[in-house]
RNA sequence: GAAGCUCACCAGACCGCCGCUGGCGCAAGUCCCGAAAGGGCGCGCUGGAGGAACGUCCGGACUGCACAGGGCAGCGCAGCAGCUAACGGCUGUCCACCGUGAGGUGAGGAUCAGAGCAACAGAGACGAGUCGUGCGGGGCAACCCGUGCGGGUGAAACGGGCAAUCUCUGCGCGCAGCAACACCAAGUAGGCCAGCGUUGACUUGACCCGAGGAGCUGGCGGGUAGGUGGCACCGAGCCGUCCGGGCGACCGGCGGCCCAGAUUGAUGGCGGUCACGUGCCGGGCAACCGGUGCGCACAGAAUCCGGCGUAUCGGUGGGCUUCACUU
Numbered sequence: 001g002a003a004g005c006u007c008a009c010c011a012g013a014c015c016g017c018c019g020c021u022g023g024c025g026c027a028a029g030u031c032c033c034g035a036a037a038g039g040g041c042g043c044g045c046u047g048g049a050g051g052a053a054c055g056u057c058c059g060g061a062c063u064g065c066a067c068a069g070g071g072c073a074g075c076g077c078a079g080c081a082g083c084u085a086a087c088g089g090c091u092g093u094c095c096a097c098c099g100u101g102a103g104g105u106g107a108g109g110a111u112c113a114g115a116g117c118a119a120c121a122g123a124g125a126c127g128a129g130u131c132g133u134g135c136g137g138g139g140c141a142a143c144c145c146g147u148g149c150g151g152g153u154g155a156a157a158c159g160g161g162c163a164a165u166c167u168c169u170g171c172g173c174g175c176a177g178c179a180a181c182a183c184c185a186a187g188u189a190g191g192c193c194a195g196c197g198u199u200g201a202c203u204u205g206a207c208c209c210g211a212g213g214a215g216c217u218g219g220c221g222g223g224u225a226g227g228u229g230g231c232a233c234c235g236a237g238c239c240g241u242c243c244g245g246g247c248g249a250c251c252g253g254c255g256g257c258c259c260a261g262a263u264u265g266a267u268g269g270c271g272g273u274c275a276c277g278u279g280c281c282g283g284g285c286a287a288c289c290g291g292u293g294c295g296c297a298c299a300g301a302a303u304c305c306g307g308c309g310u311a312u313c314g315g316u317g318g319g320c321u322u323c324a325c326u327u
Stems, first nucleotide, its partner, number of pairs: 001323010012274007020048007029041001031040003050298001054309002057307005062177004074173005079093005094108001095106004109168002114166002116162002130151009181229004191220006202212003237257004242253004276295008
C1' cells in the first nucleotide's frame, strides 16, 4: 500500500416564528360537556421516540381462571461447563465442516429396545445371494452341503448408514392474555321481589262524562354503551475513563440521575446559518478554492422488561489476518 476478518459507536448541529402533548406550581367561575361516573378551559416552569420504537418469533414480570400430589397425551429443548428473573438467548470450551489466515457455521443425546427408508449402477441394498477358487463332508457321477479367500457394481456388499422418519432417553412447559383485570355506571334493553289493578289501575283531559285500555308504582342486584384505574412506575431502572472478582457472559460495591406516554392516538411545520455526500461551471501544475443544483437512510412508542430476527443513505474508532514492497 492492497484485500479482508472482527468488536464497538454516530444517526445531522444551532437560531427564530407558529403549533401538539405529559407532569408540577399558581390562579379560576353559581364556567363549559355529560343523566351520572367523570372530563375540559388560563398563566408560568419543565419533560417529550429508536437502534431498531418494527416483526410479534422466544423468555419473563404483572393479571384472571384452574390447581393436594402424581401420571398419560401434546408441545419444545439437546456435546460439556457456566451466566441469567427466565430463555430456544448469551459466554467459555471440545468436536465436525468451510477459509492460506484473522475468523465463520453447526437441527452436535441414542441405531446391541423396536419399526421404517436408501436414487443410479449392480446377480443381489438390509430380505438374501452371483462368478472364480482353496479346504472339509456326501454322492458311481452330474452335482449338493458347510467354510475361507478373491474379482465386478456402488456412497455403502453382511458389516454398516439415516434419528432433519416414527421411536427411545434426559430436561422443561397448567390455560389465557392489558381488548388481561379491578372499580364507577345510562337507556327501560332485560331479570327478580313487593304493592295495586278487568269491582278498570293507567292514558287522553284542569276536572266530570265519554273513549282507549293491561298494565302501573316502588325497591333490589347483574351486565352493555360510556368513564376511571391498571399506565408511565425507585425499577431484573439509567449513567460512570470509578473500585473489586471472573478468560468471559456476568456479579458485587461506590457515586450521580429520575428519563416520553396518548386513546382519531402528541413528539410537528416553516424560514435561516453551518456541517456531510455528490453532479455541473469557473480558477489553479496540484492539493484545493469559489459559485450553483440535488440528496441526507431505515423507520416511528401504546402494559412493561430481557433476547432473537429483519430493514438501514452514509460516516467514525479499536483490535487482528493475508499478500506485495521499503528500511
Molecule: Bacterial RNase P class A
Organism: Pseudomonadota bacterium